[in-house]
This record gives sequence, structure tokens and C1' cells, in this order.
RNA sequence: CCGUGCUAGGCGGGGAGGUAGCGGUGCCCUGCACCCGCAAUCCGCUCUAGCGGGGCUGAAUUCCCGGUCGAGGGGUUUGGCUCUCGGGGCCAGUACGCCGGUCGAAGGCGUCGAUGGCCAGGUCCCGUGCGCUGGUCGUCUGUGAACCAGGUCAGAUCCGGGAGGAAGCAGCCUUAAGCAGUCGCGAUCAGGCGCCACGGGUGAGCCUGGCCGGAGCCUGAGACCGGCGGGAACGCCCGGGAACCGGCUUCGACGCUGGGUGCACGG
Repeated sequence: CCGUGCUAGGCGGGGAGGUAGCGGUGCCCUGCACCCGCAAUCCGCUCUAGCGGGGCUGAAUUCCCGGUCGAGGGGUUUGGCUCUCGGGGCCAGUACGCCGGUCGAAGGCGUCGAUGGCCAGGUCCCGUGCGCUGGUCGUCUGUGAACCAGGUCAGAUCCGGGAGGAAGCAGCCUUAAGCAGUCGCGAUCAGGCGCCACGGGUGAGCCUGGCCGGAGCCUGAGACCGGCGGGAACGCCCGGGAACCGGCUUCGACGCUGGGUGCACGG
């Protein structure tokens, strides 16, 4: 050095959690890695690693050690960004609302005459008349007096010798006050009344009409500027929380690289 047979080792590792501590089951990462049984108010172990049973490989691509890389996890809050909750404070900013100014998309009116000017009438106010409506009074109608209203007064009463006379109840007729009705008529008062009439006032605005004159006028999305407002929506201050990204720290898979590692027999 070669061949054969073995042995140590290997047949996954890591992070967080859990635990006195370690490993495993469960979660996550890596990426492909023998099978069966066990295990979370759990299983096994006691110092280097699951325990029990079976199988494969086996001295190197595969085992062991160092270096490097760094998926991923943990801690921290030193930063950024976004969001959220509680408290405070302010209309200086943003937003919102209102007002004013400038510009102004677009539309409409206008030589069948715009803006403007003048005149008249209306709209407004006061008064009067007329009408209407309502109230009251009168007129009218009905009713209306046991006696203390009237007329006529049967019977009865009284006076009278008689003729006759007197007062007079009931009844009948009538009427006063009163009560009720009516709105036909008259008077008077009042009005959230009037397509009414007349007089006066004001004539700012608006409407209608006429005249002058001859080219503008109106609405207005939106933008900008200015002013005002506050139940504080955003932004501001203080405190808490969440996600993501970054920093620091810690553990660290896969990969890459350097080195290391037997025994027996035969040639």
C1' cells in the first nucleotide's frame, strides 16, 4: 500500500418555551434525514444525554475537532415609520363653515334694444266713503198681570120703598215692564274684511307700462387672496400599546474550508 472481517462512531441539527438542570414529545427554523412503542397539570435521566426493542452503515463524500458563512429564534429600546388608546392645550397652521375681493370654465338675456336715466301706476302708511261681517238698540212677531193694569163685567154683594145706581171676582178682549224670536228696515259701535271709490304722505327697493339713449348685463363650477368662527376633526404636548424596518447583544441550522481518527488476519 492492497484485500477480507470487525469495532468506536454515525443513521440529523438548532432556537424559543418548559425544567433544579439536561434530553425528548408539542411549536418554529434548516432541508430530506432507518423502523416500532412511550410522553404536557407529561415521559426519561442525573452530568453530557431521550428510554426500550429491532435494522443498516462503518475508518471516511458519510465519524471527530477548529475556522468561516450566516437561514432563523431570543433579549434590549438607541433610532425610524405607520397606526391606536387615554389626558391636556390651542383656532397661530391644515381641514370645515360663513363673508368679502380678484380671476374665471360653462350657460343664459340683449340692436325684436342691455346697463343706465326720466315719468306714470301698483306694492307700503294715514283718513274718508261705499260694501261685507258681527254686536247692541229701535221697528216687527209671539208670549206676557190670582189682587195691587185697562175695557166689558154673568153670578153673587152693597145702597135704595121702587125706578135705578155703585164697587167689582171668574170668563173674554187688550196692553205695560219683562222674556223669546227675526234680520225685512233704521240707528249706532267694531273689524287680522274688500280684484271697490276718493284724498293725502313716503317715494328706498321690487313689479308693470311709456320715453331718452345705443352695448352691454346676469347666473356661476373652480382657483387664489383676505377677514371672522369653534361642540377641537387633523396637526401640537404628556403618557401607554401594537405591527414593520434598522442598530446593539446572544444562541445558531445548512453550506464552505483546514486538520484528525482504529483492531485482527492474509498478500
Molecule: Bacterial large signal recognition particle RNA
Organism: Thermoleophilaceae bacterium